[in-house]
RNA sequence: CUUAUCAAGAGCGGUGGAGGGAACGGCCCGAUGAAGCCCGGCAACCUGCGUGUACGCGCAAGGUGCUAAAUCCGGCGGUAGUGUAUCGAAAGAUGAG
Numbered sequence: 001c002u003u004a005u006c007a008a009g010a011g012c013g014g015u016g017g018a019g020g021g022a023a024c025g026g027c028c029c030g031a032u033g034a035a036g037c038c039c040g041g042c043a044a045c046c047u048g049c050g051u052g053u054a055c056g057c058g059c060a061a062g063g064u065g066c067u068a069a070a071u072c073c074g075g076c077g078g079u080a081g082u083g084u085a086u087c088g089a090a091a092g093a094u095g096a097g
Stems, first nucleotide, its partner, number of pairs: 001097006011039001013038003019029003024074003040067003045063002047060005071091001076088005
């Protein structure tokens, strides 16, 4: 850079000690214990096997990933509408190339 996905799912464990939710603005989580690490778990993108001429389906779980809240919400634009709703971008995350 290209492409697919992002409203489902996942611990009343151990360790650790104050932070965390990308950044900014909110709003939240946290000593009834944050991050990190270990174990457990979820899912099934790549992968393997089976089936199947497109495409797909089933099983497994080796490589990643994930395990508060929709990618927690918003920021730009469209539509309807009075501090709202909805759709789409941007940005971000993850996989594959």
Molecule: SAM riboswitch aptamer (S box leader)
Organism: uncultured Lawsonibacter sp.